[in-house]
RNA sequence: CGAUAGAGGCGCGGGUUUGAUCAGUACUUCAUUUCAGUCCUGCCGCGGGCGAUACGGAAUGUUUUAGGAAAGGCAAAACCGCCGAAGGGGGCUUCUGGCAAGAGUCCUCUGGGGGUCGCUGUGAACAGCGCGGCAACUGUCAUCAUUCAAUAUGAUGGAGUGCUAUCGGU
Repeated sequence: CGAUAGAGGCGCGGGUUUGAUCAGUACUUCAUUUCAGUCCUGCCGCGGGCGAUACGGAAUGUUUUAGGAAAGGCAAAACCGCCGAAGGGGGCUUCUGGCAAGAGUCCUCUGGGGGUCGCUGUGAACAGCGCGGCAACUGUCAUCAUUCAAUAUGAUGGAGUGCUAUCGGU
């Protein structure tokens, strides 16, 4: 220098199944009132369709005229892929008339999981997620001290492009 295999632990991610929540919400239907508008998409634009006898839209009625979801997020179980696992930020590409979302790629930040505080963040939510702060814990390596030494203990510090082991090359 290269290859292979590993370790950290409430470890990371993925889809499936079940359950609660979402919610008696959206939406449909009924009644009343009202409006030249209204539909084709999450938003805007272009274009097209339907419509002037309202087959369309809106509002009200919830002590209801009658029905009534889903997605995302959460929990559990087993399974799958794994240890920059993965997540955050930015750029570019793809898609579009444009934006958002999704996917790919490049650069960059974060060792890990919790706790707590904060946010006109996201979210239906007081859950979760995201970001930031704080004080600890934990793994790893380095340095120092104690120890005859290994080890163990303590202190300080660094970062995963790290650490450990094996093999090969120089």
The RNA shown here (Lysine riboswitch aptamer) has 170 nucleotides and comes from uncultured Hydrogeniiclostridium sp. The prediction has a mean pLDDT of 76.